[in-house]
RNA sequence: AGCUUCCUUGGCUCAGUUGGUAGAGCGACGCAUUCGUAAUGCGUAGGUCGCCGGUUCAAGUCCGGCAGGGAGCUU
Repeated sequence: AGCUUCCUUGGCUCAGUUGGUAGAGCGACGCAUUCGUAAUGCGUAGGUCGCCGGUUCAAGUCCGGCAGGGAGCUU
């Protein structure tokens, strides 16, 4: 360099079934509790679902292209 295959979803790790309201844990912030801190409880914010198109009434999900990453193979 080429080929095959898998992956890309809040700050991080990951769910998301048959296409039909985008979620969890951790983290952040606020409040309660405490003499104070930690722990604990309650709450809040945070997402173009990698990018561009297509199909569809409707796409994180299906199709095509591109980009990035992992694994294997070939030279």
A computed fold for a 75-nucleotide RNA from Anaerobutyricum sp. 25CCBH10, annotated as transfer RNA. It matches the Rfam family "tRNA". Rfam links the family to the GO term triplet codon-amino acid adaptor activity. The source organism's lineage runs through Bacteria, Bacillota, Lachnospirales, Lachnospiraceae and Anaerobutyricum. The coordinates come from a structure-prediction model, not an experiment, and the mean pLDDT is 81. RNAcentral records the identical sequence in 4 taxa.